[in-house]
C1' cells in the first nucleotide's frame, strides 16, 4: 500500500425495548439489554430521511433548518488483527 476478511487471538461497538435526565420535536445522553456490525470509528461536504420551536403563509394533517440522523448511500480522514 490493498475492490482482501475463510479461520484464529485479543477484544470492540450495541438495534428494538425499559428507566432517569436534556430537548418544542426529531433526537441526544447514562444505565440495563443484544438485533446485528470488520470500520456499527470520526466528519453533515453531496444525495436522502426525520422534526418544525422560531419564521412565513392564512385555507392548513400544508411551507421553511439555523435542529437532527454516520446502524441509508457516497466523499473525506483515521485505525486493530490476519492475509497478500
Nucleotide at each position: 500500500g490493498g475492490u482482501u476478511g475463510u479461520a484464529a487471538a485479543g477484544g470492540g461497538c450495541a438495534a428494538a425495548u425499559u428507566u432517569a435526565c436534556c430537548g418544542a420535536a426529531a433526537g441526544g445522553c447514562a444505565a440495563a439489554g443484544a438485533c446485528g456490525c470488520a470500520a456499527a470509528g470520526u466528519c453533515a461536504c453531496c444525495g436522502g430521511c426525520c422534526u418544525a420551536a422560531g419564521g412565513g403563509c392564512c385555507u392548513a394533517u400544508g411551507c421553511u433548518a439555523u435542529g437532527a440522523c454516520a446502524g441509508c448511500g457516497g466523499c473525506a480522514c483515521c485505525a486493530c488483527c490476519a492475509c497478500c
The RNA shown here (c-di-GMP-I riboswitch aptamer) has 84 nucleotides and comes from Betaproteobacteria bacterium HGW-Betaproteobacteria-1. Its mean pLDDT, the model's own confidence on a scale to 100, is 87. Taxonomically the source falls in Betaproteobacteria (Bacteria, Pseudomonadati, Pseudomonadota).